RNAcentral holds the full RNA, with entries from ENA. The part of an RNA shown here (small-subunit ribosomal RNA, 5' domain) has 503 nucleotides and comes from an uncultured prokaryote.
[in-house]
Context: one part of a larger RNA
RNA sequence: GAAUGAACGCUGGCGGCAUGGAUUAGGCAUGCAAGUCGAACGAGACGCUUUACUUCGGUUAAGCAGACAGUGGCGAAAGGGUGAGUAACACGUGAGCAACCUGCCCCCGAAUUCGGGAUAGCCCUGGGAAACUGGGAUUAAUACCGGAUGUGGACGGAAAUCGCAUGAUUUCCUGUUUAAAGGUCCGCCGUUCGGGGAUGAGCUCGCGUCCGAUUAGCUUGUUGGUGAGGUAAUGGCUCACCAAGGCUACGACAGGUAGGUGGUCUGAGAGGAUGGUCACCCACACUGGGACUGAGACACUGCCCAGACUCCUACGGGAGGCUGCAGUCGAGAAUCUUCCGCAAUGCGCGAAAGCGUGACGGAGCGAUGCCGCGUGAGGGAUGAAGGCUUUCGGGUCGUAAACCUCUGUCACCCGGGACGAAGAACUGACGGUACCGGGAGAGGAAGCCACGGCUAACUACGUGCCAGCAGCCGCGGUAAUACGUAGGUGGCAAGCGUUAUUC
Numbered sequence: 001g002a003a004u005g006a007a008c009g010c011u012g013g014c015g016g017c018a019u020g021g022a023u024u025a026g027g028c029a030u031g032c033a034a035g036u037c038g039a040a041c042g043a044g045a046c047g048c049u050u051u052a053c054u055u056c057g058g059u060u061a062a063g064c065a066g067a068c069a070g071u072g073g074c075g076a077a078a079g080g081g082u083g084a085g086u087a088a089c090a091c092g093u094g095a096g097c098a099a100c101c102u103g104c105c106c107c108c109g110a111a112u113u114c115g116g117g118a119u120a121g122c123c124c125u126g127g128g129a130a131a132c133u134g135g136g137a138u139u140a141a142u143a144c145c146g147g148a149u150g151u152g153g154a155c156g157g158a159a160a161u162c163g164c165a166u167g168a169u170u171u172c173c174u175g176u177u178u179a180a181a182g183g184u185c186c187g188c189c190g191u192u193c194g195g196g197g198a199u200g201a202g203c204u205c206g207c208g209u210c211c212g213a214u215u216a217g218c219u220u221g222u223u224g225g226u227g228a229g230g231u232a233a234u235g236g237c238u239c240a241c242c243a244a245g246g247c248u249a250c251g252a253c254a255g256g257u258a259g260g261u262g263g264u265c266u267g268a269g270a271g272g273a274u275g276g277u278c279a280c281c282c283a284c285a286c287u288g289g290g291a292c293u294g295a296g297a298c299a300c301u302g303c304c305c306a307g308a309c310u311c312c313u314a315c316g317g318g319a320g321g322c323u324g325c326a327g328u329c330g331a332g333a334a335u336c337u338u339c340c341g342c343a344a345u346g347c348g349c350g351a352a353a354g355c356g357u358g359a360c361g362g363a364g365c366g367a368u369g370c371c372g373c374g375u376g377a378g379g380g381a382u383g384a385a386g387g388c389u390u391u392c393g394g395g396u397c398g399u400a401a402a403c404c405u406c407u408g409u410c411a412c413c414c415g416g417g418a419c420g421a422a423g424a425a426c427u428g429a430c431g432g433u434a435c436c437g438g439g440a441g442a443g444g445a446a447g448c449c450a451c452g453g454c455u456a457a458c459u460a461c462g463u464g465c466c467a468g469c470a471g472c473c474g475c476g477g478u479a480a481u482a483c484g485u486a487g488g489u490g491g492c493a494a495g496c497g498u499u500a501u502u503c
Stems, first nucleotide, its partner, number of pairs: 001503004006499005013373006019366002026329003030326003035074003040071002047064004052059002081284003091208007101200001105197008113147004123136005152178004156173007182189002210256002217247003222244008259281004263274004286307005309320004337363001339362003345359001346357004376406004386397004410444001412439005420430001447492005452473003458487005468475002
């Protein structure tokens, strides 16, 4: 000098764009953050219309509409948060899988047949303070189960071709086995079995990836083999048996520290430091462990067990997990609103209308940063008053002010008023905002630090090694340009200085 997610002191007019819990991965009141589908299914409250009866209360029948729940499907594995752990195939980069899976989506081929028994809900009834739960009767489905068929698929057998190899591909076989679901507004939407694609995962390997040797030896599923189990899949991944191996001074093992990268800061570069916001990947979800469901999880707002903590309780037993958005307490130098809207973009569900979405779009707060603008412009010497100073003549603040003539940025008032809306119409949280026109009036808007040298900028008074200053050198003990105050001056400016950290 540059930089910062900064903080502190003094000061503070406006706008745009960014940015804001870095410490206790400490504890959390409250609200919201994941639903949707009636074109899968049964039932159906309140209500409305009409009919019949009526004791004028209502009842019965038909239709419309459809709440709250329930079965079922898809989603809930995304999006959002955080960086605790991790020195590792975690990440980056380049390869490989002849060892793999892939819901929704796209293309192609074939099919969509015959049956069955339940169960929630509703109804009846019981237990419990509650959370919740037992029994009986009855009912539906694209829920569940059985049979048929097999273009095909899988397995088995035979042959051919090919490959760097474990092997792959293709053809054939009276062989074995294996499927489905309907809905409809009749347009279509689904369902099943295969083949291909796309996308997303999984696994393997080469290279790169912090510190210290005051860490030198480490290892028994350890290293390899055979066989088996397990997985979507290879593999000591697991197990049985066999062998005795494997790693290490090119730093093993143990310890410390740490999410990684694109990037960011600095620097002429080489390099050094760093990884907040944004993007990609990884890991985590009160702590530890476990599986279930599913195309996908060992699952932030799912389940089970154990633990710590908090809460409810009728003491028998239960409930909870903000490292989502706001908000609160605590600790801290320190970090915001318990706001508006689904109008846009996207995501989930739905045939669609649409519904949901603290993702997101916005507004609010903070000079936290960057950028822009303003705090007036021109004229004006008797160089006014006043301050400071003086050698008492003067000098200086100083064209500065007053005064005259103007202007109208910002702020203020009045009127108009968007783009963002795709899509003919309707639809805007922001927002009566931005912007435009008119109006009044210099009015409402300047501070901070420094002035001995480094380093731009000096005098007076006070103090008297005191009080104090200080980044370094050093100032202060009676004439202090270095302390304090005043006047003046210099620098930067809605900021200025200090502290911390990096180059």